[in-house]
RNA sequence: GGGAGUAUAGCUUAAUGAAUAGAGCAUCCGGCUUCUACCCGGACGGUUGUAGGUUUAAGUCCUACUACUCCUG
Numbered sequence: 001g002g003g004a005g006u007a008u009a010g011c012u013u014a015a016u017g018a019a020u021a022g023a024g025c026a027u028c029c030g031g032c033u034u035c036u037a038c039c040c041g042g043a044c045g046g047u048u049g050u051a052g053g054u055u056u057a058a059g060u061c062c063u064a065c066u067a068c069u070c071c072u073g
Stems, first nucleotide, its partner, number of pairs: 001072007010025004018056001027043005049065005
């Protein structure tokens, strides 16, 4: 230089173009317990990498860019 893949919550991740984008862990609150842990319930946390485009409707399809990973001259 050429090619492929990935990017969603603090972390790990789910989501057939039409759910209020859903879970688990973590954090916080409460219950349980003599206390802690375990367990149970709840809350908080998302401009879905950035910028455009297509569409009545985009996390999803298209383009460019950015970051990372891999293959290759």
Molecule: transfer RNA
Organism: Calothrix sp. FI2-JRJ7